RNA sequence: AACUUGAGAGUUUGAUCCUGGCUCAGAACGAACGCUGGCGGCAGGCCUAACACAUGCAAGUCGAGCGCCCAGCAAUGGGAGCGGCGGACGGGUGCGUAACGCGUGGGAAUAUGCCUUUCGGUACGGAACAACUCAGGGAAACUUGAGCUAAUACCGUAUACGCCCUUACGGGGAAAGAUUUAUCGCCGAAAGAUUAGCCCGCGUAGGAUUAGCUUGUUGGUGAGGUAAUGGCUCACCAAGGCGACGAUCCUUAGCUGGUUUGAGAGAACGACCAGCCACACUGGGACUGAGACACGGCCCAGACUCCUACGGGAGGCAGCAGUGGGGAAUAUUGGACAAUGGGCGCAAGCCUGAUCCAGCCAUGCCGCGUGAGUGAUGAAGGCCUUAGGGUUGUAAAGCUCUUUCGCCAGGGACGAUAAUGACGGUACCUGGAGAAGAAGCCCCGGCCAACUUCGUGCCAGCAGCCGCGGUAAUACGAAGGGGGCUAGCGUUGUUCGGAAUCACUGGGCGUAAAGCGCACGUAGGCGGAUUUUUAAGUCAGGGGUGAAAUCCCGAGGCUCAACCUCGGAACUGCCUUUGAUACUGCGAGUCUUGAGUCCGAUAGAGGUGGGUGGAAUUCCUAGUGUAGAGGUGAAAUUCGUAGAUAUUAGGAAGAACACCGGUGGCGAAGGCGGCCCACUGGAUCGGUACUGACGCUGAGGUGCGAAAGCGUGGGGAGCAAACAGGAUUAGAUACCCUGGUAGUCCACGCCGUAAACGAUGGAUGCUAGCCGUUGUCGGGUUUACCCGUCAGUGGCGCAGCUAACGCAUUAAGCAUCCCGCCUGGGGAGUACGGUCGCAAGAUUAAAACUCAAAGGAAUUGACGGGGGCCCGCACAAGCGGUGGAGCAUGUGGUUCAAUUCGAAGCAACGCGCAGAACCUUACCAGCCCUUGACAUCCCGGUCGCGAGUACCAGAGAUGGAACUCUUCAGUUCGGCUGGACCGGAGACAGGUGCUGCAUGGCUGUCGUCAGCUCGUGUCGUGAGAUGUUGGGUUAAGUCCCGCAACGAGCGCAACCCUCGCCCUUAGUUGCCAUCAUUUAGUUGGGCACUCUAAGGGGACUGCCGGUGAUAAGCCGCGAGGAAGGUGGGGAUGACGUCAAGUCCUCAUGGCCCUUACGGGCUGGGCUACACACGUGCUACAAUGGCGGUGACAGUGGGAUGCAAUGGAGUAAUCCUGCGCAAAUCUCAAAAAACCGUCUCAGUUCGGAUUGUGCUCUGCAACUCGAGCACAUGAAGUUGGAAUCGCUAGUAAUCGCAGAUCAGCACGCUGCGGUGAAUACGUUCCCGGGCCUUGUACACACCGCCCGUCACACCAUGGGAGUUGGAUUUACCUUAAGACGG
Repeated sequence: AACUUGAGAGUUUGAUCCUGGCUCAGAACGAACGCUGGCGGCAGGCCUAACACAUGCAAGUCGAGCGCCCAGCAAUGGGAGCGGCGGACGGGUGCGUAACGCGUGGGAAUAUGCCUUUCGGUACGGAACAACUCAGGGAAACUUGAGCUAAUACCGUAUACGCCCUUACGGGGAAAGAUUUAUCGCCGAAAGAUUAGCCCGCGUAGGAUUAGCUUGUUGGUGAGGUAAUGGCUCACCAAGGCGACGAUCCUUAGCUGGUUUGAGAGAACGACCAGCCACACUGGGACUGAGACACGGCCCAGACUCCUACGGGAGGCAGCAGUGGGGAAUAUUGGACAAUGGGCGCAAGCCUGAUCCAGCCAUGCCGCGUGAGUGAUGAAGGCCUUAGGGUUGUAAAGCUCUUUCGCCAGGGACGAUAAUGACGGUACCUGGAGAAGAAGCCCCGGCCAACUUCGUGCCAGCAGCCGCGGUAAUACGAAGGGGGCUAGCGUUGUUCGGAAUCACUGGGCGUAAAGCGCACGUAGGCGGAUUUUUAAGUCAGGGGUGAAAUCCCGAGGCUCAACCUCGGAACUGCCUUUGAUACUGCGAGUCUUGAGUCCGAUAGAGGUGGGUGGAAUUCCUAGUGUAGAGGUGAAAUUCGUAGAUAUUAGGAAGAACACCGGUGGCGAAGGCGGCCCACUGGAUCGGUACUGACGCUGAGGUGCGAAAGCGUGGGGAGCAAACAGGAUUAGAUACCCUGGUAGUCCACGCCGUAAACGAUGGAUGCUAGCCGUUGUCGGGUUUACCCGUCAGUGGCGCAGCUAACGCAUUAAGCAUCCCGCCUGGGGAGUACGGUCGCAAGAUUAAAACUCAAAGGAAUUGACGGGGGCCCGCACAAGCGGUGGAGCAUGUGGUUCAAUUCGAAGCAACGCGCAGAACCUUACCAGCCCUUGACAUCCCGGUCGCGAGUACCAGAGAUGGAACUCUUCAGUUCGGCUGGACCGGAGACAGGUGCUGCAUGGCUGUCGUCAGCUCGUGUCGUGAGAUGUUGGGUUAAGUCCCGCAACGAGCGCAACCCUCGCCCUUAGUUGCCAUCAUUUAGUUGGGCACUCUAAGGGGACUGCCGGUGAUAAGCCGCGAGGAAGGUGGGGAUGACGUCAAGUCCUCAUGGCCCUUACGGGCUGGGCUACACACGUGCUACAAUGGCGGUGACAGUGGGAUGCAAUGGAGUAAUCCUGCGCAAAUCUCAAAAAACCGUCUCAGUUCGGAUUGUGCUCUGCAACUCGAGCACAUGAAGUUGGAAUCGCUAGUAAUCGCAGAUCAGCACGCUGCGGUGAAUACGUUCCCGGGCCUUGUACACACCGCCCGUCACACCAUGGGAGUUGGAUUUACCUUAAGACGG
């Protein structure tokens, strides 16, 4: 010196806190498996079949106990036998055993060979049996008969202080010799030591779905037996003994020192080493012996194996090796007795698979090595890349060194201080050569240290949990790189830990799992004040023991370590002794506060029995009376002309008790309600007389215990499961209606359960209050109140507690005592067994299997056929449509060579398309091109290019050929530079190919709805809340007030454009009041007016009255004003939602095609047509058609253009071409309006369809344009269910212009003319906003989720049966052996 000692994480949810399980990180192993493998030391090595074993060895020794045989001349050696000692040790294994078996500590009634000490003795005789010889039997094992013989073998006699028995007289009992000496032996006795046997206290598994067990059982007396006590055994007597402190039974198991883990307390285990026990093929038994009921002894029975001449015999590896088998799995048929130890012997010595060594195995622990230094062109190669580089990486190569281990050679131990060494030429030492011979395994999504590329495409696969993989996988496979450990590394299995997840240390039970339905009470546990005795518990000191080893500490030895040795500490325990007496206990005494008794009051639906009352329902009788009544959302079933319902009177019967009536009362709970009587339990208050701890709780036990149900017998008015009928409905075994039986009621007896709930066990004490209410009592008084006390019963609330919700003197707070209960979800409160019950069923109560959750409280959303408030052409009130017809146009479908593609409820469908005859064009058929129609770079050639005319082939693209015009730029004058064209090679171009679910951008929609957020602060453990809610108000989160909030941002509003009024400025192409003039604002003149286009003004609830809180605001046929309450319209679209739409506008990642999925051309198609839908146009006519007259707009367009005028044509249009790049010219005629006519008809409505002839555009109108004229004259007479738009210059109606465009509009975008009706109102439909509420939803109700059925599979159960094992009881036969004769 023997100590320092305690880690968490992932996973339930949209998110949060909690509860709770599952999983991981650590350590360990007698391990196994996969990949890999250099050396040494020290350890370890059948956990399974106590399965079966070939072969060898594992226990012999003594001639100094004895006789005999063989060999030898002898010395001597060998052999079997009699005899002695040892084979009871050592070695193996863990079957059995839940036990005095083991551990620990005690005890008395014992034995003990060899060993030590002491005392005494060792005398005299006798008869045999092996060996041996002879004769047999048998295959063998072995054995029979006769005969001879020795001894330390056997027997007798003698002797006997001590020994044993005894009735205390007496009786009984030993010995062995060997040898030349020395000595070794032998017998009796006493003592010791050692070893062994026996008894006892305590400790040492699980199950109560094992509760009763026991007849030698428990005890006694006597006897027998044993080394010894004892029912150990027997005879007799008694009826005991054990057991909820768990007997008996069942299952499992060798026990311990210790080992592993853990902070510890514990938990699990009991290999190796050590102590004890048990066993030796299975079962039984004894013999010998000091010791055994005996691993390598005997007998019997059984199974198995082997030999056999079939008559009989032999055997027992759980000793060491080894074999087969089993198994995931565990070694050599080795050396030596040199050491340590054992047996025998006087000894030499012999024996010893005990032991000491070696061999095999990375099985474990420990140590060492596989090189060290330097080395940047940061080499090559690999991988990645944004193509710049980065990384592998000082890593390599190169240069300079070293030599551990291994290899070769030489020397060479300790272990034995005389001899003797298996290990072993080993350890160790020295020398030599040479970087030489020596690195792998796992992992890289989180937990958990470590990341990229490629491949794959819910496949292949991974996975400990959560989970990865469906075309951009750090999660699969490979590679590069990285991380970890290292001669190992991972996986699997098991144990402890983490797990406070069985909680003693150290948990809980209102809602998460969990308080028995309630009481009484047994055992038990706990227990008021005070005095005293004792010392059991408790505390302190001493003694004994707690084996050694192990752990820990300090030293020491192997080079270190592992390992080993020595010393210490410790072994937390048990026994014993001495002392202390606070607390607990035992005993004795006292007390009154706990508890109880007594006296006086009080309240009460407390209980039981008996009686009694009125109202109501129903029924019966009678009267009045007539056609309905009932019932419902609406009806029907039903009742009623045989008289109902209604009404009046009388009667009967049963059940329940309106009002009072109340978070009022009583009771332990269940529960109890008209009134009266009788009996009866409990409580409270006051008095303080009595007892004197008599108390609390309560396992088992006993009693009570709603409703329903059961049994027997009554009763039965109403109500009413089942049942019947009528409705509702897709159905309606329901809800609604009409009936209706058990039952409901009474008596007696069962049942024993409920959300039997306060989801809160009982008792006691303590810990702020305030406000009600019930029952006493006390005080004050103003007689109606106030103040206080005790006992109840409620509401709120502080501290405290709680996961939160909440609880809060009636605790879920702070404490003590006792009982009950819980340990993830499902399976399941189920099965089996037991108990109870007439039954129904109750109670007690699992497992297999399966999941990674199940759950509590609270939060934010979303949703609700929840609630409240509010808005919107949302409904309502109106006007006009769609849906029916014909046509146009888009879509679906179908068809086709192709009918290109996209858009799909609102929010696709006159949408992309502001205009498909070619082109467009992306589609189809055919024919062509391949560095390409287009871009950049390189090489070679030419100098151009371009424009025009015209020819040949061809469908054209294209190919060939001719003519004319034009004659590139710079220049250092060099085919030098730029540019253009042609030809060539390759990089590349190209793609309207795919993925809008890889994307950007843009857009739709909720929605021009009023919302969406942030900072700081505050509240909450937290998610979050507050602000943003509330009272008003608004179109509005608009504003005001209030408020733990105060501010701010994106939205709203405003700022912007336009229309409406006025002013200023400016008057041409505009205008014309005044003056002149003209056919004409035509011209002069003018800019007042209109107008144009630039800038201003104006409108703000500003003023008045009312109302409101004096606010915000609202109201007014108010004033004023052109306009009045955001004046009308437009632009403007918050955070976000829909994986909304678009890869075919554009851009873009990835993938795909590359003589084609690219490019060119001709023709066709996008224009098809049994059909269905959307959006429109025209109509069905008289508010109209036709004809006539001929008035009034605004926005716009115009040079490849608009076009006047004049002419031709019925017209479309043509010819001519003034004017105009436009307030000047032109398109351009506005149309509805007005007048006349037609008179209700398929028409003078309607115009589809068709024929003929024309016009225009265009290279070209066949598929496939528009228009004109004449002729033709279809459907259609106002449209089913359903559905759309619109609130004022709006709907409706009328025309005009423009974009696109050669041509083509019923579409689209604009413009003006004429110009309504209605809105009571917010119940309902749809959509939306705010607050609140419920939720098991969060992919958010298009959610979640339950059950049946069908098929397949997994686990379990049932099943006609069949079979094994264990135990018990009765009976039969019976071996060896024992006892007796």
Predicted 3D model of a 1381-nucleotide RNA (small-subunit ribosomal RNA) from Rhizomicrobium sp.
The sequence is in RNAcentral, with records from ENA and SILVA.
It matches the Rfam family "Bacterial small subunit ribosomal RNA".
The coordinates come from a structure-prediction model, not an experiment, and the mean pLDDT is 84.